Model confidence (mean pLDDT): 76 of 100.
This is a predicted structure of a 212-nucleotide RNA (Group I catalytic intron) from an Acidobacteriota bacterium.
It matches the Rfam family "Group I catalytic intron". About the family: Group I catalytic introns are large self-splicing ribozymes. They catalyse their own excision from mRNA, tRNA and rRNA precursors in a wide range of organisms. The core secondary structure consists of 9 paired regions (P1-P9).
């Protein structure tokens, strides 16, 4: 840079819609350097050489809460700078929104670890850990389930201890690793936001509130 997949209607642009094409975001495909590891492999920076891929079946559905630190493109341009006789015109975020990247504290289904207690058993009940969620949706309410957490299973990949071998070549063989990314709401329904009028805050964007 390229390609294949993922999410954003999200940059555009087509469509009545669904959705397609594009955009940038993010994951892999290849390899270079540090670090962990026998090793497969995993993390973190960086290249850019590039074929194809992303398994099943079950269980779980809780907590959903105070606070605190960033942040790109976009949208506005007071103050200030420049330009013009001037009316103004440009530049410009310390203002606005905002896809999102995280801190502490507290909470929490199943299922794992550890210690007490109950009970004929199966188990139950209490505490304390790890992971991993919750705070993190468009204010936000439910419901499903998954790309989350859990079990078990299949494919593939290496073979340390271990065990065969002649004291060797070597051979067997997970307790070891990969099955990405997507959820800062995923399917959906609702209720918002959209519109307009009216109040307040601002210089504007835009913020709150009332009500069609």
């Nucleotide at each position: 840079c390229g390609g294949c997949u993922g999410a954003c209607u999200g940059u555009c642009c087509a469509a009545a819609a669904a959705u397609g094409g594009u955009g940038g975001c993010a994951g892999c495909c290849u390899c270079u350097u540090g670090g962990g590891g026998a090793a497969a492999c995993c993390c973190a920076a960086g290249a850019g050489u590039g074929g194809g891929a992303a398994c099943u079946g079950g269980g779980u559905g809780a907590a959903u809460u105070g606070c605190g630190g960033g942040a790109a493109a976009c949208c506005u341009a007071a103050u200030g700078c420049g330009c013009g006789c001037g009316a103004g015109c440009g530049c410009g975020a310390u203002g606005g929104c905002a896809a999102u990247c995280c801190g502490c504290a507290g909470c929490c289904a199943a299922g794992c670890c550890c210690g007490a207690g109950g009970g004929a058993c199966g188990c139950c009940u209490c505490g304390g850990g790890a992971a991993g969620g919750u705070u993190c949706a468009g204010a936000g309410a439910c419901u499903a389930a998954g790309c989350g957490c859990c079990c078990a299973g299949c494919g593939c990949c290496u073979a340390a201890g271990g065990c065969c071998g002649a004291c060797a070549a070597g051979g067997c063989g997970a307790u070891g690793g990969c099955g990405a990314u997507g959820a800062g709401a995923u399917a959906g329904u609702c209720c918002a936001c959209g519109u307009c009028c009216g109040a307040g805050g601002g210089a504007a964007a835009c913020c709150u509130c009332g009500g069609g």